[in-house]
Order: sequence, then C1' cells, then structure tokens
RNA sequence: UCCUCUGUAGCUCAAUGGUAGAGCGGCGCCCUGUUAAGGCGAAGGUUAGAGGUCCGAGUCCUCUCGGGGGAG
Repeated sequence: UCCUCUGUAGCUCAAUGGUAGAGCGGCGCCCUGUUAAGGCGAAGGUUAGAGGUCCGAGUCCUCUCGGGGGAG
C1' cells in the first nucleotide's frame, strides 16, 4: 500500500429497511436468623464519526477513525 471481517448498554452478543432487545453484571425490593441460591422491579444506548439514498437507516451506499485476519 491492497484485500477482507468487525465496531450496538459496564461485559458477551441479538435485532427482515418499520417502537433498539437478551444474558451476565450493578441498583432497589421480596424471601432467609444471616449469607449464598431463588423471585420481582426499575435504571442504563449520540448503534465509532461525517455525509448520502429512502416516507422511514443499527441495517443499504461513500469517506474517515479504531480493532482482528490475510497479501505484498
């Protein structure tokens, strides 16, 4: 330098172009003599950044940035 994959909650990951969710973790409550386990609840998001297409973009297109792999 080129090719390819990837970037979403604190972590691991979902989400056919049509309300952004789950598990774990953290918080509150219940349960228990106490802890653990278990149950319930609420919170937590600039979907890496910018632009474009579209009635509508996490998703499609372009550029930039970060990370993984490959070629030279």

Predicted 3D model of a 72-nucleotide RNA (transfer RNA) from a Candidatus Levyibacteriota bacterium. The sequence was found in a public genome assembly. Its Rfam family is "tRNA". Rfam links the family to the GO term triplet codon-amino acid adaptor activity. By type it is a transfer RNA. Rfam's curators write: Transfer RNA (tRNA) molecules are approximately 80 nucleotides in length.